[in-house]
Molecule: small-subunit ribosomal RNA
Organism: metagenome
RNA sequence: AGAGUUUGAUUCUGGCUCAGAAUGAACGCUGGCAGCGUGGAUUAGGCAUGCAAGUCGAACGGAAAAUCUCGAGAUCAAUUCUUCGGAAAAGUGAUUGAGAUGGAUAGUGGCGAAAGGGUGAGGAACACGUGGGCAAUCUACCUCUUAGUUGGGGACAACCUUGGGAAACUGGGGCUAAUACCGGAUGUGGUAUUCUAUCGCAUGGUAGAUUUAUUAAAGGUGGGGAAUCUUCGGAUCCUGCCGCUAAGAGAGGAGCCCGCGUCCCAUCAGCUUGUUGGUGAGGUAAUGGCUCACCAAGGCUUACGGGUAGCUGGUCUGAGAGGAUGGUCAGCCACACUGGGACUGAGACACUGCCCAGACUCCUACGGGAGGCUGCAGUCGAGAAUCAUUCGCAAUGCACGAAAGUGUGACGAUGCGACGCUGCGUGUAGGGUGACGGCCUUAGGGUUGUAAACUACUGUCAUUUGGGAAAAAUUCUCCGUGUAGUAAUAUUACAUGGAGUUGAUGGUACCAAAAGAGGAAGCCACGGCUAACUCUGUGCCAGCAGCCGCGGUAAUACAGAGGUGGCGAGCGUUGUUCGGAUUUACUGGGCGUAAAGGGUGCGUAGGUGGUUAUGUAUGUCGGAUGUGAAAGCCCAUGGCUCAACCAUGGAAUUGCAUUCGAAACUGCAAAACUUGAGUGUAGGAGAGGAGAGCGGAAUUCUUGGUGUAGCGGUGAAAUGCGUUGAUAUCAAGAAGAACACCGGCGGCGAAGGCGGCUCUCUGGAAUACAACUGACACUGAGGCACGAAAGCUGGGGGAGCGAACAGGAUUAGAUACCCUGGUAGUCCCAGCCGUAAACGGUGCACACUUGGUGUGGGAGGAAUUGACCCCUUCCGUGCCGGAGCUAACGCGUUAAGUGUGCCGCCUGGGGAGUACGGCCGCAAGGCUAAAACUCAAAGAAAUUGACGGGGGCCCGCACAAGCGGAGGAGCAUGUGGCUUAAUUCGAUGCAACGCGAAGAACCUUACCAGGGCUUGACAUAUACCUGCACGCCCCGUGAAAGCGGGGUUUCCUUCGAGGGUGGUAUACAGGUGCUGCAUGGCUGUCGUCAGUCCGUGCCGUGAGGUGUUUGGUUAAGUCCAGUAACGAACGCAACCCUUGUGUUUAGUUGCCACUCUUGGUGUUAAGCUAGGAAGCACUCUAAACAGACUGCCCGUGCAAGCGGGAGGAAGGUGGGGAUGACGUCAAGUCAGUAUGGCCCUUACGCCCUGGGCUGCACACGUGCUACAAUGACAGGUACAAUGGGACGCUAUACCGCGAGGUUGAGCAAAUCCUCAAAACCUGCCUCAGUUCGGAUUGGAGUCUGCAACUCGACUCCAUGAAGUUGGAUUCGCUAGUAAUGCCGUAUCAGCUACGACGGCGUGAAUACGUUCCCGGGCCUUGUACACACCGCCCGUCACAUCAUGAAAGCCGUCUGCACCCGAAGUCGCUGAGCCAAUCUUUCACGAGAAGGCAGGUGCCGAAGGUGUGGGUGGUGAUUGGGAUGAAGUCGUAACAAGGUA
Repeated sequence: AGAGUUUGAUUCUGGCUCAGAAUGAACGCUGGCAGCGUGGAUUAGGCAUGCAAGUCGAACGGAAAAUCUCGAGAUCAAUUCUUCGGAAAAGUGAUUGAGAUGGAUAGUGGCGAAAGGGUGAGGAACACGUGGGCAAUCUACCUCUUAGUUGGGGACAACCUUGGGAAACUGGGGCUAAUACCGGAUGUGGUAUUCUAUCGCAUGGUAGAUUUAUUAAAGGUGGGGAAUCUUCGGAUCCUGCCGCUAAGAGAGGAGCCCGCGUCCCAUCAGCUUGUUGGUGAGGUAAUGGCUCACCAAGGCUUACGGGUAGCUGGUCUGAGAGGAUGGUCAGCCACACUGGGACUGAGACACUGCCCAGACUCCUACGGGAGGCUGCAGUCGAGAAUCAUUCGCAAUGCACGAAAGUGUGACGAUGCGACGCUGCGUGUAGGGUGACGGCCUUAGGGUUGUAAACUACUGUCAUUUGGGAAAAAUUCUCCGUGUAGUAAUAUUACAUGGAGUUGAUGGUACCAAAAGAGGAAGCCACGGCUAACUCUGUGCCAGCAGCCGCGGUAAUACAGAGGUGGCGAGCGUUGUUCGGAUUUACUGGGCGUAAAGGGUGCGUAGGUGGUUAUGUAUGUCGGAUGUGAAAGCCCAUGGCUCAACCAUGGAAUUGCAUUCGAAACUGCAAAACUUGAGUGUAGGAGAGGAGAGCGGAAUUCUUGGUGUAGCGGUGAAAUGCGUUGAUAUCAAGAAGAACACCGGCGGCGAAGGCGGCUCUCUGGAAUACAACUGACACUGAGGCACGAAAGCUGGGGGAGCGAACAGGAUUAGAUACCCUGGUAGUCCCAGCCGUAAACGGUGCACACUUGGUGUGGGAGGAAUUGACCCCUUCCGUGCCGGAGCUAACGCGUUAAGUGUGCCGCCUGGGGAGUACGGCCGCAAGGCUAAAACUCAAAGAAAUUGACGGGGGCCCGCACAAGCGGAGGAGCAUGUGGCUUAAUUCGAUGCAACGCGAAGAACCUUACCAGGGCUUGACAUAUACCUGCACGCCCCGUGAAAGCGGGGUUUCCUUCGAGGGUGGUAUACAGGUGCUGCAUGGCUGUCGUCAGUCCGUGCCGUGAGGUGUUUGGUUAAGUCCAGUAACGAACGCAACCCUUGUGUUUAGUUGCCACUCUUGGUGUUAAGCUAGGAAGCACUCUAAACAGACUGCCCGUGCAAGCGGGAGGAAGGUGGGGAUGACGUCAAGUCAGUAUGGCCCUUACGCCCUGGGCUGCACACGUGCUACAAUGACAGGUACAAUGGGACGCUAUACCGCGAGGUUGAGCAAAUCCUCAAAACCUGCCUCAGUUCGGAUUGGAGUCUGCAACUCGACUCCAUGAAGUUGGAUUCGCUAGUAAUGCCGUAUCAGCUACGACGGCGUGAAUACGUUCCCGGGCCUUGUACACACCGCCCGUCACAUCAUGAAAGCCGUCUGCACCCGAAGUCGCUGAGCCAAUCUUUCACGAGAAGGCAGGUGCCGAAGGUGUGGGUGGUGAUUGGGAUGAAGUCGUAACAAGGUA
């Protein structure tokens, strides 16, 4: 950085797709290790279980166990004494009393529980971000400062007791402490009032002063010892520490307010009544409609409404600008089952607090209760999908505590998951007879591949063994030292030295050793994009596919394999985001024809704006300051072995705010100017507009006249009109509409549009002059006005024309085109509609940029008879064209060029300018305007072809002019069809059909039936056997083939063998089996048409063009001239063969004129005839050459050439043939041969017999014979050429009516044989189904052949069918041609030959001409065709599928309004019931006051209910259109003049 995809190819437009990076991912296959990160994105769904907020005994009463002390003391009892009965007894010690230590659980009290942790439902908002403000505020704990800490009182828990209850819990009575609660004192201070000073930014703030009023507190604990008291514990006192109270300040935190920023929809355009403001009051920490009363009527404008969403630092992507995103980490917000509410408190309207309502779950004794994992684990559910019911408070932090410490699912760790990033490994080096195996193969080899084996090494990771951290300290304890404090060397605090203690991770990281290559590689791709290719299988099947697209028998695209490429513990796929996409274009796009200029103007807001100087400082530019959290990104350095990761520092944070400065530009203020703009004056131009009046021509109608049979209409007709008099014609009249000529790419208008003439009213533009105003300008969202035709409403009018309609034609149909009629309408008035290909497909304004040539209007100049012509200039309107622009076409001073300003519009095709909604309209409808779904294109311009019921030119037996045929008949032959066991196969418009087949009775033969063979009928090779040649003969069976059996018989030899043959076996043979759409070769056709292509150059962005076009000419791209072309190639022509003339050469088998001669005949003659000799003259044969070249003449023409003429056998290619360019038709042929692939292998091969290819209702093609007199028949009589001949041609003679037979001369042939018919002459027939015609059939034969039944040809006798010249239509032929007559040959035993290929004889007619039919060539034009018109393509209907609109309704969800009910609770009122502290009073009990409580009640008020609207979603019989779908139906609308543009 680009690439693929629209086309036959091209350029462009334009969409779709791909390559990149990323991810909290998921899925598939695979999986060694480590580090660091990360992990419920869905159901803010429900939750079992455990834990997640406690702590303080140095606030308090009490206080279990345990320990200690003291006392009482049952029991037991060492020991001593003993009268042996017992006694004493240290000690032990149940139990019990007191005290101390201790501190569990519960309680009072304090602090905390508002932090930490989770989640993103809600919320579009001062929620968040950023910057400010609070003179409108609060703040526990913490720090600092100042002052104080006084004296009293009464309760309530716990506890005891007694009730209720299943439980949760709870009632009554009694005792009691405090740092709990309540008064009093004091007042440094605070607050309030007043005053002064000062400051500020409006309200106001700050400081000070005076007086008055009001306003606090609590103790705990350690040490000390002089004094006092003592219950001897201690207290007072002094002192330290921790508390408490008041005030000030700070720090951090919180609250409120403001500027700016913060998604989509206008198919949400108007919203709002506490709403906006004021006054007063209430409320709050505090401002404020925050709340209330009253007053005013305001306020907002992207509002209001709907949808979606936590916001940010950042993250991903990107060159950037941007776009997307907000998981982890960090800041803020919101929430805690759902909804409401307050309490407590410094702080909450409170995640693990309270009350109420609701849903859900659980317990229950049915009366009632309990609960809230969106804390950490875990579970169920849903889901494509997301972990352990782990360890520890060792570290960091937090709460409490004086502290030790306790608590802490915060946190620190470990575990699980390739989820991500990073690192490491799975070995390294050597190793070629290039092993084996695999795969491919042209069978030679290649490749896998130095890869392996093998040799030599190494030791990371993993494994085993051993050692073994840091993280731990300003903790704490103990021992010292110093300082502070104090009366004090106590205590305490701080600093410092030493010793000791504390680790979940974890015996982990790390280190060392050992052994051994040992334990460790996959995934995807390989047609192009895109790196990487072959084989096999499959056969539009199975499947692939991101796009284009692969697959229908040779698939590099499916599947498998081998190989290769890529990445690698991962690899692919899927989803999503950005990129590529300049495909929303700020950077950085467009609008004539590709999507796109509003139908046109006027004009509001807005945007933009001429010249000069001044001021200001909004924008702008520069400096400074504050802020822009940290983390992240970037840079540098450093720490983990490196890296990821982490640490430190820097830079950056493009922003905001404040402040200082600059003044060019912009804005603003005030002033001036005239060139932009406007006004004025003058004379001209004009279908500009409106109204009124007038005019003639034409048409139709009416009346009258003349007049008679048609008129009219069309491609042709008919409907229609007309004898009741049309059409035609003359005259008069009526009516309506439109205005010929002039008239013109002329004029006017903003556009639509405007056309007879006159008048009235009226708008605008241009020109000239330069007097006036002094920027008054340009554009223009909304808005307003105008706006063709058609249409609508009402009223007129209505001649012509004429939707609808009717009739007639056309047609397969014809609801059309054509014709005859004809209503609305067209016209006028009034009012709607508001659209057009409303187009220059080109918005408006201004400026600039070479020209030429017309035309309309004005002015000036010069000149003139002149108003002409000419020159200059301004405005308008055309054409051509330069630069430039454009994809090209084209535009080109009237820009689509170069710029500025403003508006409108576009973003793939279809769906669709449609649905829904809204606005407008009487309606028709208009304006605005989507989505689902679907396609990979749709499109623009140009190019080459092809095509056209487009054009021009030209050619051809193409038509025409002629001659003869086919189509009708019979027969032959081929084909189709039918039939069949088989009727083998192929050829199928021209270009298949007398074609392959130059010859099917068997064979051929490929088909069918039956019978047989299996290395085979045929080839090669190897091995073994072989008495053996091959072969021949015989027998049996059989239809034959075959099978079975018997006999006879070897070549050569160096004696090894070799050759041959046969057999067995294996490779293989064989196949007319398939594919001509895998092929070669050959052939047909366009077409013997004149075309096709290349090199270089030039033109074009390119495909491509030019050359090859143009003008002549030709049979011809033949030649000439011209020419950005110049040359060249394949074709054309010529060269070749044949024929036509001549010459020369050569004469045998040809010839025989002349000459000689022999025989026959004849008169022994002439002559004729048969030979011979001689000869080569002629004919002929067959070789060479000559000849014809527009060479000569005339005319014409630039030339080429053409026309005419001469000569010549031949004249303009002399006739004919061979020769077939580039290509087209996937044309034909695998059955002629060859050949890839596939298929068969005791058969799809091979042999044999018989049958079939010949089958017959029928249809078609090609022929033969005829229908007769230009003839048939009979007789007579001439004249050829090409050819063929030995298994042959056959003379001659004889036989037979004949086919033929017998005989057999000659000839391997210019020698012999085979050879004409028509023509001509004569006769006869006399127009008939015949003396035409010969089919068919009967009989008899001949020939070939093993064999003529199916199924041969020919002969003879007899028979004697159709047919009397052929409908529509159609074929051949232009001269030795057509027509006609006969002959020959190949194939072949014979023949179906009437076919095919050749030969000769006789031998015409016609061509005016190119309008038409067919085919072709060149040029041009149109095209939506390119498989190329046998193309493309449209719509209805039918079927299937999909999405969607409407729809009586139905269901959900959100929400407005009105009303009802009204929980908890705050606030207010009440409070006759109840109440300890304080006060008053009383001797006292008590009473009262203050203050409260229960209860009651009012406002508000959640959930709920009722009614009525709105939004949105789903569903819905039926219905509308839409899209899609190899072969459905009907037509043929469009593309060519598409057949009616």